A computed fold for a 61-nucleotide RNA from a Rhodospirillaceae bacterium, annotated as Fluoride riboswitch aptamer (crcB RNA motif). Rfam family: Fluoride riboswitch aptamer (crcB RNA motif). Gene Ontology terms of the family: response to fluoride and positive regulation of gene expression. The coordinates come from a structure-prediction model, not an experiment, and the mean pLDDT is 76. Taxonomically the source falls in Rhodospirillaceae (Bacteria, Pseudomonadati, Pseudomonadota, Rhodospirillales).

[in-house]
RNA sequence: UAAGUUUAAGGGGAUGGAGUUCCCCAUAACCGCCCUAGUGGCUGAUGACUCCUACUGUGUG
Numbered sequence: 001u002a003a004g005u006u007u008a009a010g011g012g013g014a015u016g017g018a019g020u021u022c023c024c025c026a027u028a029a030c031c032g033c034c035c036u037a038g039u040g041g042c043u044g045a046u047g048a049c050u051c052c053u054a055c056u057g058u059g060u061g
Stems, first nucleotide, its partner, number of pairs: 010025004016052006032042003035038001
């Protein structure tokens, strides 16, 4: 320098999908909290924002 082959161009942020953005990870990131620790209690579909779906509550037709 040329040819061929292989690999990669991702994954994650407590229950679904999409967009934007932030952070983290490659032998990993991640796998909720409280307490009297019990056959106990509490919040939330988001890491954050917005939308959709599911769930829950209230009111109206």